[in-house]
Small-subunit ribosomal RNA from a metagenome, 1450 nucleotides, folded computationally. Its mean pLDDT, the model's own confidence on a scale to 100, is 85. The RNAcentral record of the sequence draws on SILVA. It matches the Rfam family "Bacterial small subunit ribosomal RNA".
């Protein structure tokens, strides 16, 4: 210092999560040792039990206990009892002095508190200082004794005493009061070692504590705006240690509050702590100042000090006791229970040291405090061994099987002994004594590696990766996410990586967060500029000079507690951790100084801001008055069947005369043409003319006044439209409504009616995308270009100036787009506003409104996003260009019947599988009777039906012969070939390595194949452009089939398609003629190139040539296009084919074939027989055949191309009717054949009919192939002679040797479902105006809220399920304040009965105060509520489609 997440990918805004630091921690797993600190944050719940405050006998009177000593008894001669305050002491009383400190604890307090700095009107025991004194009397009270109540606590009466207890006398320098004349007031002793010494009494100065007062500072909330009546101030009195409304008469009405009063919620404050670079922020444990508390209020005594934690009264709560009548108690003192909680130690040791109380001491007391215990609770230090060791051991995981890793790691060997453990020694803390600690620290000897490592995490952030198992299950997760058969993300292994007596979770605080922005942010579109003015407070404010010294600058002085941070130094072995000093403490106070700049004051300027003078434009506003055109309605004329509306209708008007036309009339609105990125106007706005009244602006030139000035919380005013009131108006126009119509519906969208309304007064609302989505003012910052207004100079065409209103640039700016002297650019002031999305501009509350609603504005919860701007791309019922049998125009088809064939369905034991919009359906299959066959059914086999390797064999192959559907089984016969003798072919048994699977996964795969699409596209390198994704280039202009080529150009090259190269075809040559061919010669036949013989031709098949817009004309820069142009066999890509870019479809296919991974192994392998795949109510595709006369049928007759052919093709010839069958030739083929080519064409019959059309079904009879034609074959013959008369919506295929039509052939293949494929040639049209329409596509643009990319994206009621929440008759509970009544204890005032020495006083009694209690109204805040409203979230739910594209009605 960053990182992750929004996207297809970018930049930006924005949140959210993560890395760090840190805790009084708490939980998991594990745990060797010290040191030092820390340890009930939760119930200021409640407490058992101990113990935390006593102490002087030198202040008393005494003597209960103990102990000494002395004495007396009794004896048992050391015991027991008794006596002695004479002793050492000391229970209980009295009396001083201390229990106001130490220790807890944080409930209360938002200020009677606490931090800093100051102030006067105070008090202070003990302690220092200092000065005088300490005469001399007096009369009770405890204790004790006698008597008495009571369970108890304890009390009452009577009696005796003593003080340093208590009360006068005297005495007062100073000391208090005081009318300044005077008044008033003191004491106490006690001990001695006699030296004194500790005390008293008053006064004085000090020191220390302590009251009080003032300034400043100190949380949140305005959805808390007004609080106060002792409230503010004065006088007079009281009262306090002091001041003061602190009380209290009387008088004034006055105090605080937007600089936040009151009220509400939280809450000890502070040195400091944690974080941070820092300013901040966050906390207020331990430690150290202050404060307030002590079971809950009250409430005062005593005292120097409390309104008092281990002290009193009361009152309440509670708990114990109890004889029921009455008492006791307060752990937020140390220990310890229970109780609450995630969670916080022992009912421990000592006064040894430090310190406190008492006392002269000597001592006592001290749960304060030193110590030790428990806790890995934090910090910190050491250790759990060193070297050496490669056979890279064994086990473990992995693994391409080779081997890798674990790993020098381990044994092995050599060594050390820190810590712990044994044993001895042994401190300082301790000035003469005293050590709880302490079995201290430390030293020193012993033995032995010997007693001492886990804990998380390993997809990315974020260091660390494999196997195995799971199969959107289980689970994981801080974010993004991971898991649906190959998981580095679950769970285990092996490995690894981190920190280590720890190590992660969780919790929390601050950082990262500049995402609250003072340092240091924003507001045109991301979230934010009030709809626009005036204008209060308020901030801010030109220019000279002079004064000042409030800010502001510097010096000094005081303080700013100690500790802690930091520095620097010293002690524990080092640290932690102790300590000595320094620095620092940013603050505040006083006081000197300084005067630039801000404020203040005085005086002035004119540049800012204003007045006056003269001009200019203008839909500025307000009244009032006119106009004219058109809509409408009314009356009349003319006129007649329709008008009117729409994408097309209808509803509706109209024969009772509309529409249409022409005249009057009448009523309201609203002002066309001018008119203009023209004008005014703060803003919302403002449009015939004319008058009256009125605000602003602008120029020009001088004069004047002199800083009068900007903004502007509150606050006030103006403020489209709709909308309310109240009253007029109402022509058009038009929510609601009605009707018609579209539609699947259509509470719309159109179309006819039509009412609030829209006008006009006057009054309310107060909001709008009130937008420039851009707050006001001022300054500065290149230019060009139009426009309104008004000035100059000229003099007619404009240079120049102000003040507006456009459009383009520049530098700068901006996340880009874009702003750009009218700034979003550079500053300066002011003011609003904003801080993820949803929830929600909503609840609740308040203020306003007549009402609708405005304003003001939460929170629970829920997501990881929501958003801006630009990019590629993909779509659009956007646009534009251009192609293509794509539409048109044409021929011919399918859909309608029969049949073949696929295929879905449906049946079935099985009807195997696969392929399914295009791009599956006569598709894999180029041929399912058996094989094939993957499938059922039943009968076998288990290393296996085939293959390698090895070992033994050599009765093995084959045949009989019986069982059987075969396969196999059992019995019988049966002695294999070749050899170089080493063996080896073949075959049989064994055995192990292995086998076999058309079994699943095509979403794990290769390979192949389809489709876009033979469409013109797909990228690259280097530069350039852009923050970046990205662009250019490849856009543009022309052109091409074509990214095909010219041109331009920040691009310039290249690649991979395009095109050519290749193959056939069309011409023509050259060569070479046999089985091809015959022109000219020769010869022969009935007839044939049959023959000799030719190479002219035709053809074979080899090699050249040809064709390039090359020539011309015309048009273009040019590419390149046209021209029935010329040549030519051919003309612009002659025709055909083969050739298929980057990619898409998770497109097909594990069943060609290979192949990962899973699955099955007497079986999901293998063999065999039979069946089935051939089924059949129905559906669809894909063909054959027709429905006939451009035909059918017969008779005759002509011309092909390309192929096949030895298990084959067959010539000829016989018999059949005919399939074929007997027989016989050529031919491994330019030689023999299959081979007849059909349609064509002469001729002849039929003559509109279900026919002489058509050919299904069936019957019967036979051929062939084959082991075998029943399921299930093809062909013949003969009879039979079905449907069907040209075919709805709807659709398909073709642009020339093509459509149609017309026959031959091949291939798989015994045969054959072929009418399919694949291939040959024959005959041969029609039409293209043309790109407006569907499809589908290219390119360029736009516009998106799509990116799985329109089959996308998304809205909203409704139903289900959770969850928070508002509202609600009602009810419960809390504080806090107001009233009224009751009112303990005290304290203060006043009193007549009783006490009393009849004085003082006191009990008692009245007043006021007042805790507490009861009522009672009302607000507030919470809790529950039947019902109810929305709101949010939740894989596949019902209903439309609102939005996003012109989203289909922007």
């Nucleotide at each position: 210092a960053g990182a992750g997440u929004u996207u297809g990918a970018u930049c930006c805004u924005g949140g959210c999560u993560c890395a760090g630091a840190u805790u009084g921690a708490a939980c998991g797993c594990u745990g060797g040792c010290g040191g030092c600190a820390u340890g009930c944050u939760u119930a200021a719940c409640a407490c058992a039990u101990g113990c935390a405050a006593g102490u002087c006998g030198a202040a008393c009177g005494g003597u209960a206990a103990c102990g000494a000593u002395g004495g007396u008894a009794g004896c048992u001669u050391g015991c027991u009892a008794c006596c002695a305050g004479g002793c050492g002491a000391c229970g209980a009383g009295u009396g001083g002095c201390g229990g106001a400190c130490g220790g807890g604890u944080g409930a209360g307090u938002a200020a009677u508190a606490c931090a800093u700095a100051g102030g006067a009107a105070u008090c202070u025991g003990c302690c220092u200082u200092a000065u005088a004194g300490u005469g001399g009397g007096g009369g009770a009270c405890a204790a004790c004794c006698u008597g008495g109540g009571g369970a108890a606590a304890c009390c009452c009466a009577g009696g005796c005493u003593a003080a340093u207890a208590c009360c006068g006398c005297a005495u007062a320098c100073g000391c208090c009061c005081u009318u300044c004349g005077g008044g008033g007031g003191a004491a106490a002793g006690g001990c001695u070692u006699c030296g004194g010494c500790c005390g008293c009494u008053a006064u004085u100065a000090g020191a220390u504590g302590a009251g009080c007062c003032u300034a400043u500072g100190u949380c949140u909330g305005a959805u808390u705006a007004g609080c106060u009546u002792g409230u503010u101030g004065g006088u007079g009195g009281g009262g306090u240690a002091a001041u003061g409304g602190c009380c209290u008469a009387c008088c004034a009405a006055g105090g605080c509050g937007a600089c936040g009063a009151u009220c509400a919620g939280u809450a000890g404050c502070u040195g400091g702590u944690c974080u941070g670079a820092g300013a901040g922020g966050a906390c207020g444990a331990u430690c150290a100042g202050c404060c307030a508390c002590a079971c809950u209020g009250g409430g005062a005594c005593u005292g120097a000090g409390a309104c008092a934690c281990g002290g009193c009264c009361c009152a309440g709560a509670c708990u114990c006791c109890u004889a029921c009548g009455g008492g006791a108690g307060g752990c937020a003192g140390c220990a310890g229970u229970g109780g609450g909680g995630a969670a916080u130690a022992u009912u421990g040791g000592a006064c040894a040291a430090u310190g406190g109380g008492c006392g002269a001491a000597a001592g006592c007391c001290u749960g304060a405090u030193c110590c030790a215990g428990c806790a890995a609770u934090g910090c910190c230090g050491c250790g759990u061994g060193u070297g050496u060791g490669a056979a890279g051991a064994a086990g473990g995981c992995c693994u391409g099987c080779g081997g890798g890793u674990u790993g020098u790691a381990a044994a092995g060997c050599a060594c050390u002994u820190u810590c712990a453990g044994a044993u001895g020694g042994g401190a300082a803390g301790a000035u003469a004594a005293u050590g709880a600690c302490g079995g201290u620290a430390c030293c020193a000897u012993c033995a032995g590696a010997a007693g001492a490592a886990g804990c998380a995490c390993c997809g990315g952030c974020u260091a660390a990766c494999u196997c195995u198992g799971u199969g959107c299950c289980a689970g994981c997760a801080g974010c993004c996410g991971c898991g649906g058969u190959a998981a580095u993300a679950c769970a285990g292994a092996g490995g690894g990586u981190g920190c280590a007596a720890g190590c992660g979770u969780u919790a929390a605080u601050c950082g990262g967060a500049a995402u609250u922005a003072c340092u240091g942010g924003g507001c045109g579109u991301a979230a934010a500029g009030c709809g626009c003015g005036c204008g209060u407070a308020g901030g801010c404010g030109g220019u000279u000079u002079g004064u000042u010294a409030a800010g502001u600058c510097g010096g000094a002085u005081g303080u700013g507690a100690a500790a802690g941070c930091c520095c620097u130094g010293g002690g524990c072995u080092c640290a932690a951790c102790c300590u000595g000093g320094g620095a620092a403490c940013u603050g505040u106070a006083u006081u000197c100084g300084a005067a630039a700049c801000u404020g203040g004051c005085a005086a002035g300027c004119u540049a800012g801001a204003g007045u006056a003078u003269g001009g200019u434009g203008g839909a500025g506003g307000g009244a009032a008055g006119u106009g004219g055109a058109a809509u409408u309605c009314c009356g009349g004329g003319u006129g007649u069947a329709g008008c009117g509306g729409u994408g097309a209708a209808a509803u509706g008007c109209g024969u009772a005369g509309a529409u249409a036309u022409c005249c009057g009339g009448a009523g309201g609105a609203a002002c066309a043409u001018c008119a203009g990125u023209g004008g005014c106007g703060a803003a919302g706005g403002c449009g015939g003319c004319u008058u009256c009244c009125u605000g602003g602006a602008c120029c020009a030139a001088u004069a004047c006044u002199g800083a009068c000035g900007c903004u502007g919380a509150g606050g006030u005013g103006c403020g489209a439209a709709a909308g309310c009131g109240u009253g007029g108006g109402g022509a058009g126009c038009a929510a609601a409504c009605a009707g018609g119509a579209u539609u699947a519906g259509a509470u719309a969208c159109c179309c006819u009616g039509g009412u609030a309304g829209u006008c006009c007064a006057c009054g309310c609302u107060g909001u709008a995308a009130a937008c420039g989505a851009u707050g006001a003012a001022g300054a500065c910052u290149c230019g060009c270009u139009g426009u309104u207004g008004g000035c100059g100079a000229u003099a007619c065409a404009c240079a120049g100036c102000c003040a507006g209103u456009g459009g383009c640039c520049a530098a700068g700016c901006g996340a880009a787009a874009g702003c750009g002297u009218u700034a979003a650019g550079u500053c300066u002031u002011c003011c609003a506003c904003c801080u993820g999305g949803g929830g929600a501009g909503u609840a609740c509350g308040a203020u306003c409104g007549c009402a609708a609603g405005a304003u003001u504005g939460a929170a629970a919860c829920u997501c990881a996003a929501a958003g801006g701007a630009a990019u590629u791309g993909a779509c659009g019922g956007g646009g534009g260009u251009c192609c293509g049998c794509a539409c048109a125009a044409g021929c011919g088809g399918u859909g309608g019947a029969g049949c073949a064939u696929g295929u879905g369905g449906u049946u079935u034991a099985a009807u195997u599988c696969g392929a399914u919009g295009a791009u599956a359906c006569g598709c894999g299959a180029g041929g399912a009777a058996c094989c094939u066959u993957a499938c059922c059914u039943g009968g076998g086999c288990u290393a296996g039906a085939a293959u390698g390797c090895c070992u033994u064999u050599g009765c093995c192959a084959u045949c009989c012969c019986g069982g059987g559907a075969a396969a196999c089984c059992g019995g019988g016969a049966g002695u294999u070939c070749c050899u170089u003798c080493g063996g080896g072919a073949c075959g049989a048994a064994g055995u192990g390595c292995a086998a076999g699977g058309u079994g699943c996964u095509g979403c794990a795969u290769g390979g192949u194949u389809g489709u876009c699409g033979u469409c013109a596209g797909c990228u690259c390198g280097u530069g350039c452009c852009g923050u970046g994704a990205g662009g250019u280039g490849u856009u543009g202009g022309g052109u091409u089939a074509a990214g095909u080529c010219c041109c331009g150009c920040a691009a310039c090259g290249a690649g991979c398609g395009c095109a050519a190269c290749c193959c056939c075809u069309a011409u023509u040559c050259u060569u070479a003629g046999u089985u091809g061919c015959c022109a000219g010669c020769a010869u022969g036949u009935a007839a044939u190139g049959g023959u000799g013989g030719g190479g002219a031709c035709u053809c074979u098949a080899a090699g050249a040539a040809g064709a390039c817009u090359g020539c011309c004309u015309g048009c273009g820069c040019a590419a390149g296009c046209a021209g029935a142009g010329a040549g030519g066999a051919a003309g612009g890509a002659g025709g055909g084919g083969a050739u298929g870019a980057c990619g898409u479809c998770a497109a097909a296919u594990c069943a060609u074939c290979a192949u990962g991974g899973c699955c099955c192994u007497u079986a999901c392998g293998c063999c065999c027989a039979g069946g089935g795949c051939u089924a059949c109510a129905c559906a669809c595709g894909u063909g054959c055949u027709a429905c006939a006369a451009u035909g059918g049928c017969g008779c005759a007759u002509a011309c092909a191309g390309a192929g096949g052919g030895u298990a084959g093709c067959u010539a000829c010839c016989u018999g059949g009717c005919a399939a074929c069958a007997g027989g016989a030739u050529g031919c491994c083929a330019a030689u023999c054949u299959c081979a007849a080519a059909a349609a064509g064409u002469g001729c002849g019959u039929c003559u509109c009919a279900g026919u002489u059309c058509g050919g299904a079904u069936c019957g019967a009879a036979g051929u062939c192939u084959g082991c075998a034609a029943c399921u299930c074959g093809a062909c013949u013959u003969c009879g039979u002679g079905a449907a069907g008369g040209u075919g709805g919506a709807a659709u398909c295929g073709c642009u020339a040797g093509u459509a149609a039509u017309c026959g031959c052939g091949c291939a798989u293949c015994a045969g054959c479902a072929a009418c399919g494929g694949c291939g040959c040639g024959g005959u041969g049209a029609a039409u293209a105006c043309g790109u407006u329409c569907c499809c589908g596509g290219a390119c360029c643009u736009u516009g998106u809220a799509c990116a799985c990319a329109c089959c996308g994206c998304c809205c909203g009621u409704c139903a289900a399920g959770c969850c928070a929440u508002g509202g609600g008759a009602g009810u419960u509970g809390g504080g806090a304040g107001g009233a009224c009544c009751u009112g303990a204890a005290g304290g203060c005032a006043g009193u007549a009965a009783c006490c009393g020495u009849u004085u003082a006083g006191g009990a008692g009694c009245u007043g006021u105060u007042u805790a507490g209690g009861g009522u009672u109204a009302a607000a507030c805040c919470a809790g529950c509520g039947a019902c109810u409203g929305g709101g949010g979230c939740u894989a596949a739910g019902u209903c439309g489609u609102a939005a996003c594209a012109a989203g289909g009605u922007a």